[in-house]
A computed fold for a 136-nucleotide RNA from a Deltaproteobacteria bacterium, annotated as c-di-AMP riboswitch aptamer (ydaO/yuaA leader). Its Rfam family is "c-di-AMP riboswitch aptamer (ydaO/yuaA leader)". Rfam describes the family as follows. This family represents a conserved RNA structure found upstream of the ydaO and yuaA genes in Bacillus subtilis and related genes in other bacteria. Taxonomically the source falls in Myxococcia (Bacteria, Pseudomonadati, Myxococcota).

This record gives sequence, C1' cells and structure tokens, in this order.
RNA sequence: CUCUGUAAUCAGCCUAAUCUCGGGAAACACCGAGACCGGGGGACCCAAGUUUUUGGGGCGCAUCGCCAGACGGCGGGGGGUAACCUCUUCGGCCCUAGCCCAUCAGCUAACCUCGUAGGCUUCGAUGGGGAAAACC
Repeated sequence: CUCUGUAAUCAGCCUAAUCUCGGGAAACACCGAGACCGGGGGACCCAAGUUUUUGGGGCGCAUCGCCAGACGGCGGGGGGUAACCUCUUCGGCCCUAGCCCAUCAGCUAACCUCGUAGGCUUCGAUGGGGAAAACC
C1' cells in the first nucleotide's frame, strides 16, 4: 500500500414488516396495548352455471413451456439492482424460493380475524417531474 474477515456506531437497501406507550430489563431480548402498513374470511347484486383425490385454496416476484434416466439445462414471463424522492427507456449483473389451510372458501357492504418477521450493503447510461440548497 492492497485484499479479506470480525466487532461497534451511523446511514441506508429488499420487504407489509415501522412507530408510540406501559411492564420488564444489561438489552433495540421478552410481554401487553395502540397507530400506520399488509393479508384472509364474509351478503344482496354480479359472475359461474357444473365440478367435486385427477382434491381445492392462500401468502409471496418466485410462474409457464421444452429437453433430460437423474443431477440439471435452455427459453418465455416475473422480481431486485439505493445516497434527495419519483417515473420512462437501454445495457450489464443477480433471484425466480419457501411456507400455510385442511376437504373448505368466486366477487363481496356491515362484521370477524391474522401478520408487523427475516436477510443484507450500493454496475452504469438516458430523458422527464418534484423537493431542497446556493446566488441574485
């Protein structure tokens, strides 16, 4: 000097997953309540009018097709790629899981009910809108 790893603090990213109060407390652990945000069930009307183990359905970007003896591969589609916020377009890179309900659920006002975790650290270009700051 460079690279890598660990710890702490600050700031932020993916995501609905943040904040406030009280208890507790070493604690931002944990418990409870509430707000914001997010999901499910649930009428008339509408839709469907048959499709029921060939089960069916839900959260989520995480699905569809082809090839393959298998591992897996190749495409279409979908998602992420941040330093003021946001949108369009182009290229590069990455992901395309997992879990739940339990035979049952179309939409759905009132109403009922659940979640508020986890994982991470920034590739560039382009045009537009907004905010802020500086100057006059």